The part of an RNA shown here (large-subunit ribosomal RNA, domain I) has 577 nucleotides and comes from a Candidatus Omnitrophota bacterium. It matches the Rfam family "Bacterial large subunit ribosomal RNA". Its family is annotated with ribosome and structural constituent of ribosome in the Gene Ontology.
Context: one part of a larger RNA
RNA sequence: GGCGUACGGUGGAUGACUUGGCACGGAGAGGCGAUGAAGGACGUGGUAAGCAGCGAUAUGCUUCGGGGAGCCGCAAACAGGCUUUGAUCCGGAGAUUUCCGAAUGGGGGAACCCGACCAGAGUAAUGUCUGGUUAUCCCGAAAGGGAGGCGAACUUUGUGAACUGAACCAUCUAAGUAGCAAAAGGAAGAGAAACCAAUUAAGGGAUUCCCUGAGUAGCGGCGAGCGAAACGGGAUCAGCCUAAACCCUGCUGAUGUAAUAGCGGCACGCGUUAUCUGCGGGGUGUAGCGGGAAGAGCUCGGACUGGUGUGCCAACCGGUCGGCUUCUGCUCAUGAUAUAGUCGAAUGACCUGGAAAGGUCAACCAUAGGGGGUGAUAGUCCUGUAGGCAAAAUAUCAUGAGUCGGCUGGAGCUUUCUCCCAAGUACCACGGGACACGGGAAACCCUGUGGGAAUCUGCCAGGACCACCUGGCAAGGCUAAAUACUACUUCGUGACCGAUAGUGGACAAGUAAUGUGAAUGAAAGUUGAAAAGAACCCCGGUGAGGGGAGUGAAAUAGUACCUGAAAUCGUAUGCCU
Numbered sequence: 001g002g003c004g005u006a007c008g009g010u011g012g013a014u015g016a017c018u019u020g021g022c023a024c025g026g027a028g029a030g031g032c033g034a035u036g037a038a039g040g041a042c043g044u045g046g047u048a049a050g051c052a053g054c055g056a057u058a059u060g061c062u063u064c065g066g067g068g069a070g071c072c073g074c075a076a077a078c079a080g081g082c083u084u085u086g087a088u089c090c091g092g093a094g095a096u097u098u099c100c101g102a103a104u105g106g107g108g109g110a111a112c113c114c115g116a117c118c119a120g121a122g123u124a125a126u127g128u129c130u131g132g133u134u135a136u137c138c139c140g141a142a143a144g145g146g147a148g149g150c151g152a153a154c155u156u157u158g159u160g161a162a163c164u165g166a167a168c169c170a171u172c173u174a175a176g177u178a179g180c181a182a183a184a185g186g187a188a189g190a191g192a193a194a195c196c197a198a199u200u201a202a203g204g205g206a207u208u209c210c211c212u213g214a215g216u217a218g219c220g221g222c223g224a225g226c227g228a229a230a231c232g233g234g235a236u237c238a239g240c241c242u243a244a245a246c247c248c249u250g251c252u253g254a255u256g257u258a259a260u261a262g263c264g265g266c267a268c269g270c271g272u273u274a275u276c277u278g279c280g281g282g283g284u285g286u287a288g289c290g291g292g293a294a295g296a297g298c299u300c301g302g303a304c305u306g307g308u309g310u311g312c313c314a315a316c317c318g319g320u321c322g323g324c325u326u327c328u329g330c331u332c333a334u335g336a337u338a339u340a341g342u343c344g345a346a347u348g349a350c351c352u353g354g355a356a357a358g359g360u361c362a363a364c365c366a367u368a369g370g371g372g373g374u375g376a377u378a379g380u381c382c383u384g385u386a387g388g389c390a391a392a393a394u395a396u397c398a399u400g401a402g403u404c405g406g407c408u409g410g411a412g413c414u415u416u417c418u419c420c421c422a423a424g425u426a427c428c429a430c431g432g433g434a435c436a437c438g439g440g441a442a443a444c445c446c447u448g449u450g451g452g453a454a455u456c457u458g459c460c461a462g463g464a465c466c467a468c469c470u471g472g473c474a475a476g477g478c479u480a481a482a483u484a485c486u487a488c489u490u491c492g493u494g495a496c497c498g499a500u501a502g503u504g505g506a507c508a509a510g511u512a513a514u515g516u517g518a519a520u521g522a523a524a525g526u527u528g529a530a531a532a533g534a535a536c537c538c539c540g541g542u543g544a545g546g547g548g549a550g551u552g553a554a555a556u557a558g559u560a561c562c563u564g565a566a567a568u569c570g571u572a573u574g575c576c577u
Stems, first nucleotide, its partner, number of pairs: 001576009015562001016526002020497002022494007029486002031150002039100003042055003046078002050074002052059001061094006070082003105114003115134007136147004154185001155183005165172001169221001195204002208235004218226002239478003242422001246283006253276003259272001262270002264313005288456001290421004294416007302321007322408004329403011341389003347362005363380002365369001371383003427451007437463001458473005513520002533561001536548004
């Protein structure tokens, strides 16, 4: 020196564990904000650095409930207190809530500086202090009201890449994706046919979502790739309102006097009330076996009452009763749910052991043998579980009642030469986009430029176009459910992880640290059942550390603490050299 053995050091793998994560499911909630949010700064404790809580009333205040013996957070200790006159704690409702921040009196390098006006405190007076008001935009005559900002995903709209793939690359793809912007809601969007279908006949009947159709029909440097729809089966189901024609009416403008017309008819009476245009209000009206308006005809249609210059007749307008209606708001009642809680069955002995829940023997409960804890593995020890019960206060939902609100006079049928039925629209040309569809035979949809219809004897569609046929009625609007998502609350589940895993984060983690900044971003869990955390003695620097003693089942469990692998470093020793 090598190989081996034994005993140690170092190291922190492995095993075991879990406070934390991950992924789903049910239910709830789906917003917060000028009544000042989200997020922060600074304070606040007897001692107080951090986290958490709170706000100059600051580790808390008031009140109403729950609860019942201890309490003054994590987090020990000392000091000092509170509490059966019910504390701490849990829940409901309130009060307080510095400064910054949309930040909003003006400014500003966030958490700072400086005002004005009104009222008050104080001063001899000024300075000073306290409270309130004081930003901008929109609506409104004013009074007054609204907006602004934040928020995980989902939604709609606008804008919109490149890497990449095509084994290069340019059409194409990636992809209308990512990103950016706007807006909204608990969902959004879509939505009651100018639909689909079929043309051999028929048939369906708003939208949305799922399955299927189908990787089909198609599109495609026919490359790479892209990729439907109807039918069928399900989920859920819900239908409506305007514009116009016509009537009444307000305002503006024009026209209008040998009057024209009007005031329901007749009689009396009135005297510019009239016509047209435009802009408003009310009524009517909403469809595709076309509908509506207007005129005419026929049939049917509650009561009472007031008014429309007077009388009669008729008509119209209003009120009350009666009838219908449904939702909104409010109030009340009842019920349910949520936010604290509460009751809740049943076991003992012996043995081993540090400890019994283990073993043995003998019992019991069970609408409860889910789970967790307790000195090892507990149905019967604790907490709970099954099953019941409960709310002063607040909130939500359901049902009912009352009130407020809406409708209540026309309805139906027949007929007609008349009137209306959404215009710079449909459509066409050119240029684009979007449709699974790349210009194609290219319809349908959107529209930048130019042209530019028709009103039911009308117009659109059925994948060029034409005819026939069939289906529908554009150019206005609203609409629940089935669907998407989960920052958040709660309950539950897992052939999910178990500390290099699982979140970046089981720990003072978006911390320490890095960067001018945008931003980047860790490591770090485990004594023991219980601190019983080693009194006392010795060595030592009044050390560090260690040796005894003591605790403990164990100290090779001593806070560098469970287990304690390997590399690696020693001590002792056997063999070889």